[in-house]
């Protein structure tokens, strides 16, 4: 120097163009329950979907580009 793969909530990860459209577990918060405390119910907050252009009526999803991780091959 080259190819290929992955980046989505603190974490792990689902979703692969449209009908709430941003979701689930785990962990955070707060309410119940308990004399307390954990279990357990119920409810909540939390994200520019690496990043930046393009395609399209419409993009987390498709394309091109940067960045970061991983793998091969030189």
């Nucleotide at each position: 120097g080259g190819g290929c793969c992955c980046u989505u909530a603190g974490c792990u990860c689902a979703g692969c163009g449209g009908u709430u459209u941003a979701g689930a577990g785990c962990g955070c918060u707060c309410g119940c329950c308990u004399c307390a405390c954990a279990c357990g119910c119920g409810a909540g907050a939390g994200g520019u979907c690496a990043c930046a252009g393009g395609u399209u009526c419409g993009a987390a999803u498709c394309c091109c580009g940067u960045a970061g991780g991983g793998c091969c091959c030189a």
Molecule: transfer RNA
Organism: Rhodothermales bacterium